[in-house]
Context: one part of a larger RNA
Molecule: small-subunit ribosomal RNA, 3' major domain
Organism: uncultured Fibrobacter sp.
């Protein structure tokens, strides 16, 4: 000066506490680990790996295995040569590929033979291409993380012999080095707030696809209008601004009007100086080694999906606050043309036939669910719960055997709430319902986002666990 302490004081976090739901048992899914295997490609390893990279492994993806090519699948140059390129056919082969036979160039000069030029192709013991080989401990980018934590600094000045110190320590106050006041310090910079977007409340502008207060009509829809809702462009508003109380007559703090919202409104984007030789050489660049008839490449098939077993992490549940049938409402983001696909019809049902409208506030996806209203179930391994298997089916695709996803009949497994532990939430949260989009032919219990219904608790801060100051010990650097 800093790290550290089972050192002391202030404080601050769903960190404890105070509450609600979960995990840990079962069943599945999905990651990883181990084992296996020709191959089960490679990373990621306490928090900060483990529904991670992968927003989507049948071929492809692919990087792994098992069998075929060799200037190469791709580029550039030199040299040799050809019009063989592309097209159809046939044969061989698992395919890449190969052998074989038919057609088949341009432009300038020139009658013409030719020359030059351009495009393509083909061959070379040529230069080179390639490499998801290796080093993230050699590196750029980029990212995780402490942590949205309130810190890290830096001139000038002073103090010290120096190494450093003040400043940034005190007192108070905040979310905050925020902010006020002190004070050898006076100023300044990267942070913090403020500037950005969202969502709340209001004024205009605008008025179709969008809305109805008014006519017409069973209705659908047509008129008229643009108040309302709505949409989306400009503004307005909130500042501790006003009262009172309390502080050092200060900063800030309690309490209150008034308002559509109050003290940072809420939520998001925004991550300092730096820690971890933290991650990634397989996103991509890129140094240095490595391989050059192979550690390149191209193709069929397999594998990445294997399985005694251990974790993680979701999803389904054990049921009556429930399950089944019936009726019967109320949404918001979205996305659509190699696309969404209506009406009508066939099918128990996935789904077909159908093709209307719609590049979309117009047409589609679209059916919201849980809720509410009735019926029946009567505590049981059950009208809980669906795993497992049989058979019949449909869909996407050259192709669903390894290995997709859906459906309908049958089946009807373990599970009766979960040890020791250990985990998220403080409000429209948690919890519970269902919808949508990205990937993407096809394939989410995953990942993101959208609404609907919507709670319980916070005495306080001794105590775990992190962090932030100040102070003190230390044989540590």
């Nucleotide at each position: 000066u800093g790290a550290c302490g089972g050192g002391g004081g202030c404080c601050c976090g769903c960190a404890c506490a105070a509450g609600c739901g979960g995990u840990g048992g079962a069943g599945c899914a999905u990651g990883u680990g181990g084992u296996u295997u020709a191959a089960u490609u490679c990373g990621a390893a306490g928090c900060a790996a483990c529904g991670c990279g992968c927003a989507g492994a049948a071929c492809c993806u692919u990087a792994c295995c098992a069998g075929g090519u060799u200037u190469g699948a791709c580029a550039u140059g030199g040299a040799a040569u050809c019009g063989c390129c592309g097209c159809a056919g046939c044969g061989a082969g698992a395919g890449a590929u190969c052998g074989c036979u038919g057609u088949u160039u341009a432009g300038u000069a020139g009658c013409a033979a030719u020359a030059c030029u351009g495009c393509g192709g083909u061959u070379c013991g040529c230069a080179c291409a390639g490499g998801u080989g290796c080093u993230g401990c050699a590196u750029g980018g980029c990212u995780g993380u402490c942590g949205u934590c309130a810190g890290c600094u830096c001139g000038u000045g002073u103090c010290g012999u120096g190494a450093g110190a003040u400043g940034u320590u005190g007192g108070g106050u905040u979310a905050a080095g925020u902010c006020c006041c002190g004070c050898a310090a006076c100023g300044a910079g990267c942070g913090c707030a403020a500037c950005c977007c969202a969502c709340g409340u209001u004024u205009c502008u605008a008025g179709u696809u969008g809305c109805u207060a008014c006519c017409c009509g069973c209705a659908a829809g047509g008129g008229a209008g643009c108040u309302c809702u709505c949409u989306a462009g400009a503004g307005a508003g909130a500042c501790u601004g006003c009262c009172g109380g309390g502080g050092a007559c200060a900063a800030c703090c309690c309490g209150g009007a008034g308002g559509a919202a109050g003290g940072u409104g809420u939520g998001g984007a925004u991550g300092a100086c730096g820690u971890c030789a933290a991650g990634u050489c397989c996103u991509c660049a890129u140094g240095g080694c490595c391989c050059u008839u192979a550690c390149a490449u191209c193709c069929u098939g397999g594998g990445c999906u294997a399985c005694a077993c251990a974790c993680g992490u979701a999803c389904u549940a054990c049921a009556a606050u429930g399950g089944u049938c019936g009726g019967u409402a109320c949404a918001a983001c979205g996305g659509g043309a190699g696309g969404c696909g209506a009406a009508g019809g066939a099918g128990c049902g996935a789904u077909c036939c159908g093709g209307a409208g719609c590049a979309a506030a117009u047409c589609c996806c679209a059916a919201u669910a849980a809720a509410c209203c009735g019926a029946u179930c009567c505590c049981a391994g059950u009208u809980c719960g669906g795993a497992u298997u049989g058979c019949a089916g449909g869909c996407u695709g050259c192709a669903a055997c390894u290995c997709g996803c859906c459906u309908g009949c049958a089946u009807g497994a373990a599970g009766u709430c979960g040890g020791a532990g250990u985990u998220g939430c403080u409000a429209g949260u948690a919890a519970u319902c269902g919808c949508g989009a990205a990937u993407c032919a096809g394939a989410a219990c995953g990942u993101u986002g959208c609404g609907g219904u919507g709670a319980a608790u916070g005495c306080g801060u001794u105590c775990c666990c992190g962090g932030g100051u100040c102070u003190u010990g230390u044989a540590c650097a």